[in-house]
Parts: sequence; structure tokens; C1' cells
RNA sequence: UGAUGCUAAACGCUUAAUUCAUAAGAAGCGGGGGACCCAGUUAAAGGGGUGAAUCCAUAUUGCAUGGAAGGGUUAUCUUUCGAUCCUAACCCGUCAGCUAACCUCGUAAGCGUUGAAAGAGGAGGA
Repeated sequence: UGAUGCUAAACGCUUAAUUCAUAAGAAGCGGGGGACCCAGUUAAAGGGGUGAAUCCAUAUUGCAUGGAAGGGUUAUCUUUCGAUCCUAACCCGUCAGCUAACCUCGUAAGCGUUGAAAGAGGAGGA
């Protein structure tokens, strides 16, 4: 000097997943079901929901590569350019279009980025 590991605190990121209270909980945020009207139109191979996480092509008896679409990070915020990463998983159980009233559920988990320009705003110093 660099890398790695452990511990504590602060800060930050994905996400709805935070705050207050503490005897049950509440607020905020997020999801599902559920009328008229509207939309849709029979069966089977089912169908549907959360989520960015779908589709196509080629190869392969192999789960890989590439592309399109979609999503995130790049430390005041927004946008743009550049760079970079992800494109999973789970659930309902033959059943669900939208949907006011109404009913109901969740508030886990996992991590560590830091290039530039423009506009806006803030702080500090002289």
C1' cells in the first nucleotide's frame, strides 16, 4: 500500500415492506375479491394472481449464446449522454373482465454504488 474476514455505528441501494406504540394494535404504503353501466361470447388443450422478470432465433440432447421488449444503479433532485447490471421466484386450485359500497391480505428478504453535462434547489466560506 492492496486484498480478505469479523464486530459496532452511520450512510445508501432493490422493494409496498416505513413510522408510532406496546395489552390487544394504529397510521402510512401496497395487493386481491366484489354491482349497475360498459366490455366479452360456447367446448378441449384449463384458467388466473404478485412481480421488471416476457417474447423470438440459433444451437443442443443440451440448458448455452444472441436479439427485441421491460426493469435497476451511477450519493442534493430531475433529465440527458456514457458506463454497468437483472430479466427470477412463488401462489390460487377448475374459479375470478372492469367495478361504487363493502370484504380481505401483506408490511418479508437481500445487498454496498460513487463518470460527465444542463436546469433547479440547498449549505458553507470570504